A computed fold for a 350-nucleotide part of an RNA from Trichopus zeylanicus subsp. travancoricus, annotated as small-subunit ribosomal RNA, central domain.
The organism belongs to Trichopus zeylanicus, within Eukaryota.
Model confidence (mean pLDDT): 85 of 100.
Context: one part of a larger RNA
RNA sequence: UUGGGCAUAAAGCAUUUGUAGGUGGCUUUUCAAGUCCGCCAUCAAAUCUCAGGGCUCAACCCUGGACAGGAGGUGGAAACUACCAAGUUGGAGUACAGUAGGGGCAGAGGGAAUUUUUGGUGGAGCAAUGAAAUGCGUAGAGAUUGGAACGAACACCAACAGUGAAAGCACUCUGCUGUGCCAACACUGACACUGAGAGACGAAAGCUAAGGGAGCAAAUGGGAUUAGAUACCCCAGUAGUUCUAGCCGUAAAUGAUAGAUACUGUGCGCUAUGCGUAUCGACCCAUGCAGUGUUGUAGCUAACACGUUAAGUAUCCCACCUAGGGAGCAUGCUCGCAAGAAUGAAACUC
Repeated sequence: UUGGGCAUAAAGCAUUUGUAGGUGGCUUUUCAAGUCCGCCAUCAAAUCUCAGGGCUCAACCCUGGACAGGAGGUGGAAACUACCAAGUUGGAGUACAGUAGGGGCAGAGGGAAUUUUUGGUGGAGCAAUGAAAUGCGUAGAGAUUGGAACGAACACCAACAGUGAAAGCACUCUGCUGUGCCAACACUGACACUGAGAGACGAAAGCUAAGGGAGCAAAUGGGAUUAGAUACCCCAGUAGUUCUAGCCGUAAAUGAUAGAUACUGUGCGCUAUGCGUAUCGACCCAUGCAGUGUUGUAGCUAACACGUUAAGUAUCCCACCUAGGGAGCAUGCUCGCAAGAAUGAAACUC
């Protein structure tokens, strides 16, 4: 250096945009850099190797030759890659016409419930548990009923459904805005794929500053349980949960499965849409495309399983892995207000 892998054994970056780089549709030219074929020189001798020969054989010795390598050339070939030039439309994109949706941001509005508060009625318990106690209540609780305040979350519809790059996204309405899919006809004409560094986004918890604080609830206090109980159970309860502006950059961030392209039997659904038929309209029937499920053929797999949404058959590009522990620790460096994050060994042990 080549060879092996990456769902579950070590191993796919949380996700995405994209620079350098790598790779790249079809047709016809140019050129000859890569590529291929001659030629010439060289690669000391010995050794190695091939063909002969000599010691009875062998080791050993002698003679002759060759491959490969790296150079040179106004030698040659032109299929492939690169280059030059021209074209093409299937990849990619744009416009026009539709369509779908909890996609995003901002602003308004709404009702149910909890809690608190204030009146009325009423008069002894309530609440809690396996059982209790702490707790609340004659200074009138709990219950019931009228008014008021506040914060957070949006029952049913609701789906194995939809949508977004992922994290995620659901009361209703309005404004702004991103995206997917699809029919016909146009337009550009390879503009593509991947992507080291880099940028953006990134649940929850946590941090800084200013608000807010109903319910829930780390910490904490009390009551139980227990041998003990720094817990599980109960009564309270502060950070936090919420909002605004920043930071943090991690999760079993999971499909434990990177992205792109092409190909490879079926059956049964769901979602949106297009075309056709039918109808007052809907249901229904058949079919194309896109997405999303399920069963399973071939194949693959150590097995489990996967199986057109592949873990099948191939190609391109990136990340990552190389026994267990020590250890995601130490040290250095970068980032951070901090918490910490990122990068990341060795001795030793087995």

The RNAcentral record of the full RNA draws on SILVA.